[in-house]
RNA sequence: CCCUCGGUAGUAUAAUGGUUAUUACAGGCGGCUGUAGACCGCUUGAAGCAAGUUCGAAUCUCGCCCGAGGGA
Numbered sequence: 001c002c003c004u005c006g007g008u009a010g011u012a013u014a015a016u017g018g019u020u021a022u023u024a025c026a027g028g029c030g031g032c033u034g035u036a037g038a039c040c041g042c043u044u045g046a047a048g049c050a051a052g053u054u055c056g057a058a059u060c061u062c063g064c065c066c067g068a069g070g071g072a
Base pairs, nucleotide, nucleotide: 001071002070003069004068005067006066007065010025011024012023018055027043028042029041030040031039048064049063051061052060
């Protein structure tokens, strides 16, 4: 320098253009318990940055940043 893949909640993940962005752990509240844990219920919290296409973008296109792998 070139190519491929990826970046979503505190952590790990799903979605293949459409209504409220999924799930688990973690956090908060409540129940249960003599207390705690476990268990049950409820709940908070997220699209790397900036443009473009579209009625509509996490998703498609371009540029940049970061990470992993490969090539020279």